[in-house]
RNA sequence: GCAAAGCCGCCGAAAGGUGGUGACGCAGAGCUACGGGGCUAACGCGGUGAGAAGGACGCGCCGCCACGCUCGCCGGGCCGCCA
Numbered sequence: 001g002c003a004a005a006g007c008c009g010c011c012g013a014a015a016g017g018u019g020g021u022g023a024c025g026c027a028g029a030g031c032u033a034c035g036g037g038g039c040u041a042a043c044g045c046g047g048u049g050a051g052a053a054g055g056a057c058g059c060g061c062c063g064c065c066a067c068g069c070u071c072g073c074c075g076g077g078c079c080g081c082c083a
Stems, first nucleotide, its partner, number of pairs: 001026002006021006024072001028079001030078003034075003037070003044064006
């Protein structure tokens, strides 16, 4: 110098972000989503459930999925400090 968790307000579907408060920690806990890891799953796709004979739509549930997020998870790039 920075500012975790918690709490309050705002944004967001969420992850999360942001302002205030507050300090767990950090010798770069500065910036950057370039690589890896992790998080969410709105939209989309697939499946499924109930309901009158059937169909479609809608609703609920489940699965997949990043174009979303995380730099205080690791690495890279840039900038910076001390001996």
Overview:
A computed fold for an 83-nucleotide RNA from a soil metagenome, annotated as c-di-GMP-I riboswitch aptamer. Of the family's consensus pairs, 100% are formed in the model.